A computed fold for a 252-nucleotide part of an RNA from Candidatus Shikimatogenerans sp. Tder, annotated as large-subunit ribosomal RNA, domain VI.
Its Rfam family is "Bacterial large subunit ribosomal RNA".
The full RNA is in RNAcentral, with records from ENA.
The source organism's lineage runs through Bacteria, Pseudomonadati, Bacteroidota, Flavobacteriia and Candidatus Shikimatogenerans.
Context: one part of a larger RNA
RNA sequence: UGUUAGAAAUUUGAGUAAAACUGAUUCUAGUACGAAAGGAUCGAAUUGGGUAAGUCUCUGGUGUAUCAAUUGUAUUGCCAAGUACAUGUUGAGUAGCUACACUUAUAAAAGAUAAGUACUGAAAGCAUAUAAGUACGAAACUUAUUACAAAAAUAAAUUUCUUUUAAAGAUCGUCAAAGAUCAUGACGUAGAUAGGCUAUAAGUGUAUAGAUAGUAAUAUCAAUAGCUAAGUAGUACUAAUAUAUCUGUAUA
Numbered sequence: 001u002g003u004u005a006g007a008a009a010u011u012u013g014a015g016u017a018a019a020a021c022u023g024a025u026u027c028u029a030g031u032a033c034g035a036a037a038g039g040a041u042c043g044a045a046u047u048g049g050g051u052a053a054g055u056c057u058c059u060g061g062u063g064u065a066u067c068a069a070u071u072g073u074a075u076u077g078c079c080a081a082g083u084a085c086a087u088g089u090u091g092a093g094u095a096g097c098u099a100c101a102c103u104u105a106u107a108a109a110a111g112a113u114a115a116g117u118a119c120u121g122a123a124a125g126c127a128u129a130u131a132a133g134u135a136c137g138a139a140a141c142u143u144a145u146u147a148c149a150a151a152a153a154u155a156a157a158u159u160u161c162u163u164u165u166a167a168a169g170a171u172c173g174u175c176a177a178a179g180a181u182c183a184u185g186a187c188g189u190a191g192a193u194a195g196g197c198u199a200u201a202a203g204u205g206u207a208u209a210g211a212u213a214g215u216a217a218u219a220u221c222a223a224u225a226g227c228u229a230a231g232u233a234g235u236a237c238u239a240a241u242a243u244a245u246c247u248g249u250a251u252a
Stems, first nucleotide, its partner, number of pairs: 005162007015148004021049007033038001050106006059099004066092005072085005109143003116136004168247004172188005193239003196235005202228003210221004
């Protein structure tokens, strides 16, 4: 742009793509079979490998504005307590991301068949799976499973809105499950969208000042303390202003 009024939402599925794998063990059963040695089909259960997708509860990794310990230098006048120095070094570690982690799938079934196996059965008094008729038979085919899919020009369907500066959308603002930008998604006071605050989870590991013991280093007490990033909940304190602007307004 088209789909012939313009929109919002929910669907259908012509069609396209993907997937399709495989081992071992146990039972059946030391059974059938076989003189013995040996040793099944069919069927059932369990557990692996490969491949694919998803997820972060667990186990790990990372975690450069978290917590603690600590060396050197500089510095806040000094002590104490802090701060800065390409994360100084070290020990831990939330969220997120992630695999070495976890979950799921590769299942079951139907239809029509191939090679092949058969039934009934004539031509041809027999025979013959075929000539009429009938039945089975494969990871292949058509379904089934997963994803996409009205641009499927046969351009689909359903519901709802709009009789006019309409319905609807965008701009703008606060943002994240999204992200280079755009887009997508959440929210905009009839509000928990982000920040702040409060509480809490979780992390670190018991703060400063003080007291007690000790000559002192230091230890203990108050004290599961203090501090804290991304998590969760609550709360309009701050920012989402506006009777704002633009698009749209017909072959019904």